[in-house]
Context: one part of a larger RNA
RNA sequence: GCCGGCGACUUGUAGGCGGUGGCCCGGUUAAGGGGGAGAACCCCCGGAGCCGUAGCGAAAGCGAGUCUUGCUGGGGCAAUUGUCACCGCUUAUAAACCCGAACCUGGGUGAUCUAUCCAUGACCAGGAUGAAGCUUGGGUGAAACUAAGUGGAGGUCCGAACCGACUGAUGUUGAAAAAUCAGCGGAUGAGUUGUGGUUAGGGGUGAAAUGCCACUCGAACCCAGAGCUAGCUGGUUCUCCCCGAAAUGCGUUGAGGCGCAGCAGUUGACUAGACCAUCUAGGGGUAAAGCACCGUUCCGGUGCGGGCUGCGAGAGCGGUACCAAAUCGAGGCAAACUCUGAAUACUAGAUGUAACGUUCAAGUAAAAGGAACGAAGGAAAAGGGUCAACCAGUGAGACGAUGAGGGAUAAGCUUCACCGUCGAGAGGGGAACAGCCCAGAUCACCAGCUAAGGCCCCUAAAUGACCGCUCAGUGGUAAAGGAGGUAGGAGUGCAAAGACAGCCAGGAGGUUUGCCUAGAAGCAGCCACCCUUGAAAGAGUGCGUAAUAGCUCACUGAUCAAGCGCUCUUGCGCCGAAGAUGAGCGGGACUAAGCGGUCUGCCGAAGCUGUGGGAUGUCAAAAAACAUCGGUAGGGGAGCGUUCCGCCCCAGAUGGAAGCACCAGUGCGAGCAGGUGUGGACGAAGCGGAAGCGAGAAUGUCGGC
Numbered sequence: 001g002c003c004g005g006c007g008a009c010u011u012g013u014a015g016g017c018g019g020u021g022g023c024c025c026g027g028u029u030a031a032g033g034g035g036g037a038g039a040a041c042c043c044c045c046g047g048a049g050c051c052g053u054a055g056c057g058a059a060a061g062c063g064a065g066u067c068u069u070g071c072u073g074g075g076g077c078a079a080u081u082g083u084c085a086c087c088g089c090u091u092a093u094a095a096a097c098c099c100g101a102a103c104c105u106g107g108g109u110g111a112u113c114u115a116u117c118c119a120u121g122a123c124c125a126g127g128a129u130g131a132a133g134c135u136u137g138g139g140u141g142a143a144a145c146u147a148a149g150u151g152g153a154g155g156u157c158c159g160a161a162c163c164g165a166c167u168g169a170u171g172u173u174g175a176a177a178a179a180u181c182a183g184c185g186g187a188u189g190a191g192u193u194g195u196g197g198u199u200a201g202g203g204g205u206g207a208a209a210u211g212c213c214a215c216u217c218g219a220a221c222c223c224a225g226a227g228c229u230a231g232c233u234g235g236u237u238c239u240c241c242c243c244g245a246a247a248u249g250c251g252u253u254g255a256g257g258c259g260c261a262g263c264a265g266u267u268g269a270c271u272a273g274a275c276c277a278u279c280u281a282g283g284g285g286u287a288a289a290g291c292a293c294c295g296u297u298c299c300g301g302u303g304c305g306g307g308c309u310g311c312g313a314g315a316g317c318g319g320u321a322c323c324a325a326a327u328c329g330a331g332g333c334a335a336a337c338u339c340u341g342a343a344u345a346c347u348a349g350a351u352g353u354a355a356c357g358u359u360c361a362a363g364u365a366a367a368a369g370g371a372a373c374g375a376a377g378g379a380a381a382a383g384g385g386u387c388a389a390c391c392a393g394u395g396a397g398a399c400g401a402u403g404a405g406g407g408a409u410a411a412g413c414u415u416c417a418c419c420g421u422c423g424a425g426a427g428g429g430g431a432a433c434a435g436c437c438c439a440g441a442u443c444a445c446c447a448g449c450u451a452a453g454g455c456c457c458c459u460a461a462a463u464g465a466c467c468g469c470u471c472a473g474u475g476g477u478a479a480a481g482g483a484g485g486u487a488g489g490a491g492u493g494c495a496a497a498g499a500c501a502g503c504c505a506g507g508a509g510g511u512u513u514g515c516c517u518a519g520a521a522g523c524a525g526c527c528a529c530c531c532u533u534g535a536a537a538g539a540g541u542g543c544g545u546a547a548u549a550g551c552u553c554a555c556u557g558a559u560c561a562a563g564c565g566c567u568c569u570u571g572c573g574c575c576g577a578a579g580a581u582g583a584g585c586g587g588g589a590c591u592a593a594g595c596g597g598u599c600u601g602c603c604g605a606a607g608c609u610g611u612g613g614g615a616u617g618u619c620a621a622a623a624a625a626c627a628u629c630g631g632u633a634g635g636g637g638a639g640c641g642u643u644c645c646g647c648c649c650c651a652g653a654u655g656g657a658a659g660c661a662c663c664a665g666u667g668c669g670a671g672c673a674g675g676u677g678u679g680g681a682c683g684a685a686g687c688g689g690a691a692g693c694g695a696g697a698a699u700g701u702c703g704g705c
Stems, first nucleotide, its partner, number of pairs: 001705006011094013026051003032045005055062002065077004097235002100232001104225006115199001117197007124189001126158003129154001133150006162186003166183005201217001203213003210219001238639006248261005262394002265390007276352007288340001289338002295333003299329004305323002307320005356374005397422004402417005427438003442613004447609003453603003456588003462600001464599006475590001481575002485572010502559001504557003508532003514526002538553001542551002614629005640694001642691006650683001652682001659678005665672002
């Protein structure tokens, strides 16, 4: 891992509600007792007690009323109600759906491992160094001192056994739950070790690492309290049908948990409209706008007051191109401004719309369509609202559109409001893609029509039609900014008295204007910018020189010959444009099969229609009609099966039961019934009852492989 077995909402006692039944001129017994062979089962006693029969008030108390109050009025509550059992749902309490801690407490067992200590034993090859002391010699008055020898000290040295464990490799489902190999440290000492003994868990021991105390140590192990508790994780077993959420508010030692409310389901009562459209009547202070208030703000006028300044001994009188109150004019801004003020939204009201049945005009070949009614009783649709009872889940939401706050008008960011989808929603489109677009799947069909989106091939349907644009593969990423791209629109100027561009020629004189300067002559800079001749020519547009010179331009003539220049604007393009493995319209490919506009067809979904079947509601029979049948959490309803029990005089069964295998039927399904073989002794159906009642998941558990 697979297969098979086992494996989780139970039971007692109380409360609430529902269903069923008994009794109801109330219902019921409890403990206990009696009888029958009698612990069970049945029958009979036992009325203690409980519920109900009256409420209100804190109470005294009063009483169909009572309380409040000095009184009245008003107001609150009441003006009624069964009970007992069984079954179901649910709540409380108990282990309370199942499995799962780490812990805590009690009583014991451990020092054969290991830590310290105690008693008694054992062990340490060999080599080196050579302390004290001593002897002899030298030396001295005697010593000190000194040399040689002797001697054999040491937590001394080198190095086996022994003890240890610094490094590396191997090993890592190992040979081994700590080793092997090669090196390494200590090796007469605070050494190592045998045997026996001591200290015990809120403790011991510790040359101290929270180390060690039997592969266990921030508190050993065993048993017990104990099925501890777990707001946490995981798991929770047959079928079909109907309805169907939430991820919000408030509170919480609260934030991944709860309580109440909101939203679901079921049952019942009540209501008459609900939704939509049009209209009527409302309140508002948002968007916009505005500056009348409030606050802020740009420019100008007037200029209180101040600064600076002049005159004066001072009082004071002046000046001012500075600041500037207030006011006036013009122009802006505002979530916490408003003289104004929508659209929506919301509230209330009016009118209108509809199916079915019956009856009936006009009209018609038949229809379409219109009007009225639906009365006693019964029945009375979809959908909506209110209330009550019982009883759930939810209280992590996500993205998209719109309006906002936070942030950087960042985020697949965050927080609200409102709507949508997903959540709990399949199908078609979007290449792929929960939240986007279309559209809500009861079942069947080798039928039809459409939506979004598409129609050259992949790939269903137009190589469709018409009018334009684009040449960039733009289409098929992006800005500021840039450009005689190209197609349009508007305005304006010049032009056969010849424009624009080119070519030919002129472009002069006063004058080198003045100043400045070493120089300044059109052309470093400053001021001025005149006059003359002329067709025209600046006291000079650029280049150039040290300064001149030189080239050129403006301007003019000639030639040529018909349009030329400037400004604004629209459409589509161009540049701007750099990323890490080989590129990326879905691909092929496309000059339309790109972009804009107009038109007609077609394709295209589980949408709609057609035909047939099923189910639910109205409605517990039948028929018909109408509506409905996606679904997580969750609620409700109806069933199937397993084991056992009762009834059925248990059917049946060696002429072959159960079980198993195969075959072929049937039911929407859980399943059920049949045949054949195997098997070799039990065992259906029906009507009821009771549960150790349904397995794929729990790192489930046991077994097998």
The part of an RNA shown here (large-subunit ribosomal RNA, domain II) has 705 nucleotides and comes from Adiantum capillus-veneris. Rfam family: Bacterial large subunit ribosomal RNA. Taxonomically the source falls in Adiantum (Eukaryota, Streptophytina, Tracheophyta, Vittarioideae). The full RNA is in RNAcentral, with records from Rfam.